[in-house]
RNA sequence: CGGGGUGUCGUAUAACGGUAGUACGCGUCCAUGGGGUGGAUGUAGCCGGAGUUCAAUUCUCCGCACCCCGA
Numbered sequence: 001c002g003g004g005g006u007g008u009c010g011u012a013u014a015a016c017g018g019u020a021g022u023a024c025g026c027g028u029c030c031a032u033g034g035g036g037u038g039g040a041u042g043u044a045g046c047c048g049g050a051g052u053u054c055a056a057u058u059c060u061c062c063g064c065a066c067c068c069c070g071a
Base pairs, nucleotide, nucleotide: 001070002069003068004067005066006065007064010024011023012022013021018054025043026042027041028040029039030038031037047063048062049061050060051059
C1' cells in the first nucleotide's frame, strides 16, 4: 500500500428492515445469628458521521479501532 472480516450494557453473546434480548456482574429487598446459597426487583448497551427508507443494530458510502491474508 491492496483485499477481507469484526465492532451491541462492566464482561460474554443473540437479534427477517418494525418493542434491543439472554447469562454473568452490580444495586436494593427477603430468607440465615453471619457467610455461602436461593428468591424478588432494578441497573446499564447498538464504534463515529452521512445516505436510502414510513421506519436502520440490520442495507449503502466515508472514517476510526482491532484481527487475518497478500505485497
Molecule: transfer RNA
Organism: Candidatus Kuenenbacteria bacterium RIFCSPHIGHO2_02_FULL_39_13